Large-subunit ribosomal RNA, domain IV from a Candidatus Peregrinibacteria bacterium, 336 nucleotides, folded computationally.
Context: one part of a larger RNA
RNA sequence: CUUGCGUUAAGGAACUCGGCAAAAAAACGUCCGUAACUUCGGGAUAAGGACUGCUUCUGCUUUUGAUUUAUCAAAUAAGUGGGAGCUGCAACAAAAGAGCCCGGGCGACUGUUUACCAAAAACACAGGUCUCUGCUAAGUCUUAAAGACGAUGUAUAGGGGCUGACCCCUGCCCAGUGCCAGAAGGUUAAGAGGAUUGGUUCACGCUGAGAAUCGAAGCCCUGGUGAACGGCGGCCGUAACUAUAACGGUCCUAAGGUAGCGAAAUUCCUUGUCGGGUAAGUUCCGACCCGCACGAAUGGGGUAACGGUCUGGGCACUGUCUCAACGCAAGACCCG
Numbered sequence: 001c002u003u004g005c006g007u008u009a010a011g012g013a014a015c016u017c018g019g020c021a022a023a024a025a026a027a028c029g030u031c032c033g034u035a036a037c038u039u040c041g042g043g044a045u046a047a048g049g050a051c052u053g054c055u056u057c058u059g060c061u062u063u064u065g066a067u068u069u070a071u072c073a074a075a076u077a078a079g080u081g082g083g084a085g086c087u088g089c090a091a092c093a094a095a096a097g098a099g100c101c102c103g104g105g106c107g108a109c110u111g112u113u114u115a116c117c118a119a120a121a122a123c124a125c126a127g128g129u130c131u132c133u134g135c136u137a138a139g140u141c142u143u144a145a146a147g148a149c150g151a152u153g154u155a156u157a158g159g160g161g162c163u164g165a166c167c168c169c170u171g172c173c174c175a176g177u178g179c180c181a182g183a184a185g186g187u188u189a190a191g192a193g194g195a196u197u198g199g200u201u202c203a204c205g206c207u208g209a210g211a212a213u214c215g216a217a218g219c220c221c222u223g224g225u226g227a228a229c230g231g232c233g234g235c236c237g238u239a240a241c242u243a244u245a246a247c248g249g250u251c252c253u254a255a256g257g258u259a260g261c262g263a264a265a266u267u268c269c270u271u272g273u274c275g276g277g278u279a280a281g282u283u284c285c286g287a288c289c290c291g292c293a294c295g296a297a298u299g300g301g302g303u304a305a306c307g308g309u310c311u312g313g314g315c316a317c318u319g320u321c322u323c324a325a326c327g328c329a330a331g332a333c334c335c336g
Base pairs, nucleotide, nucleotide: 001331002330003329004328005327006326007325008324010322011321014320019317027052029051030050031049032048037042039165053086054085055084056083057082058081059080060079061078063074064073065072066071067070087091092097099315100314101313102312103311104310105309106307107306111123112122127163128162129161130160131159132158133157139149140148141147166302167301168300169299171232172231173230176229177228178225179224180223181222182221185220186219187218191214192213196209197208198207199206200205233251234250235249236248237247260294261291272288273287274286275285276284
């Protein structure tokens, strides 16, 4: 020096991206006492306190027996009180055994996952909704055959898509694309049809080309449909300070973003501005709204509980640090 441990004056996060690591707390023992919030279950062992050994005396409950059936006696096994005393620095005397609190984001939750760098806010989930499927079901496997699954099920069932507990809700657009419906009409293949016509021929025939007309789905067309794919404007003017614009004009569109939220896991400018917290805060919390480029099941906004989650603050605690020291063990190193 390396690794693993132990102790440390004064200070106590000044360390650091960050309390990483370590320390601290520790008995879901008894008693007391416990807030906001809440889906009334929780939160909660919340938080925060006190007690705990041994000896001895004495109650109660329990158990057994007796009889005047409400009393007595016995047992000391179990549980649970009270008094007095003893020892020690300390009585859960060792070991083992939650640190706690206050905000916010995300995801409701328990679960699942990148075997070997990611455990999460990703996946799943119960619940919601749309759609397909009437049974030889739809869908799936298979030289797309038999057969099988679906299912020894039958629309309160089964398949597929999206969303993701719960609460309050889920706006406008069907022009494009998709899907669904539509006994008309247009277009349209093979086929049917044969007007007309070519070759050959004395002729009968044979062999070609072929116009009208009749021909399906599809497409065109007419409607519907957004918890289908998706989309949800611009310019100019205007109020008796200024500023702003409830108001007006105009262009375009299928329709011009409703409720709610908003510098956000989304905000470029940006460390936006104001307030809070700090002596000092690019983070954090509360507001504002000028949303570069939120927005309603690619769900919007809330939300108790939960989380080896992310993020901010505090108490306690400490060698993380000021600033390092000493000791132990195993290596390294030296001698053999």

The organism belongs to Candidatus Peregrinibacteriota, within Bacteria. It matches the Rfam family "Bacterial large subunit ribosomal RNA".